[in-house]
RNA sequence: GCCGCCUUAGCUCAGUCCGGUAGAGCGCCGCUCUCGUAAAGCGGAAGUCGCAGGUUCGAAUCCAGCAGGUGGCU
Numbered sequence: 001g002c003c004g005c006c007u008u009a010g011c012u013c014a015g016u017c018c019g020g021u022a023g024a025g026c027g028c029c030g031c032u033c034u035c036g037u038a039a040a041g042c043g044g045a046a047g048u049c050g051c052a053g054g055u056u057c058g059a060a061u062c063c064a065g066c067a068g069g070u071g072g073c074u
Base pairs, nucleotide, nucleotide: 001073002072003071004070005069006068007067010026011025012024013023020057028044029043030042031041032040050066051065053063054062
């Protein structure tokens, strides 16, 4: 230099192909249970979907650019 893949909750990741209410597990907070803790059960909070644009009635999703990470080729 060229070609891919990844970036979504505190963490690990689905969802993207095929545009239409942003999710799961773990963690965290509260409650129940217990002499008390753990476990278990119930409930809750937590997101500019990497950034800034374009297309569209409507974008996490499509398009081009940039940034970070990672792999391959040279």
A computed fold for a 74-nucleotide RNA from a Kineosporiaceae bacterium, annotated as transfer RNA.
It matches the Rfam family "tRNA". The family's RNA type in Rfam is transfer RNA.
The prediction has a mean pLDDT of 84.